[in-house]
RNA sequence: GCACAGAAAAGGCAAACCCGCCGAAAGGCGGUGACGCAAAGCCACGGGUCUACAGCGGAAACGCCAUGAUCGCCAGGCUACCUAG
Repeated sequence: GCACAGAAAAGGCAAACCCGCCGAAAGGCGGUGACGCAAAGCCACGGGUCUACAGCGGAAACGCCAUGAUCGCCAGGCUACCUAG
């Protein structure tokens, strides 16, 4: 230095609820707050899941549908602190 691993230490991130804003919604951003996380850092061209404005079908109720969303669902890629081992 690289790979594996995660005892210790220094730290890091921040679920849900609530508040404000954006959005048709899912959800996102910010504040508060910690459920947890060794990549819970980044990436949506793989799979899954969520939503359905618009569009299509329907007498209606509703149904279908991603170009929308989710990396804290899985997988993959890239990057990264420490070291009893």
c-di-GMP-I riboswitch aptamer from a Chloroflexota bacterium, 85 nucleotides, folded computationally. It matches the Rfam family "c-di-GMP-I riboswitch aptamer". About the family: GEMM was predicted in a large-scale screen for bacterial structured RNA regulatory elements. The sequence was found by an Rfam model in a public genome assembly.